[in-house]
């Protein structure tokens, strides 16, 4: 250069057919202990990489672009 996967909570990741954005861990806070750890139970926590279009309505489809990773050359 060109194909092709990924970008979504602090971190690992789901999120059908375009209709209120979740889950596990982590953080607090409570219960339990003589204390801790385990468990239970409750709670915070998202510009859904950007930029525009399509649409009543976009994390999800369309274009352009950043970034990461593989692979061709």
């Nucleotide at each position: 250069g060109c194909g092709c996967g990924g970008u979504u909570a602090g971190c690992u990741c789901a999120g059908c057919u375009g209709g209120u954005a979740g889950a596990g861990c982590a953080c607090c806070c409570c219960a339990c202990u003589g204390a801790u750890a385990c468990u239970c139970g409750a709670g915070c926590g998202g510009u859904c990489c950007c930029u525009g279009g399509u649409u009543c309505g976009a994390a999800u489809c369309c274009a352009g672009g950043a970034c990461c990773g593989c692979g061709c050359a």

A computed fold for a 73-nucleotide RNA from a Minisyncoccota bacterium, annotated as transfer RNA. RNAcentral holds the sequence, with entries from ENA. Model confidence (mean pLDDT): 82 of 100. Its Rfam family is "tRNA". Rfam links the family to the GO term triplet codon-amino acid adaptor activity.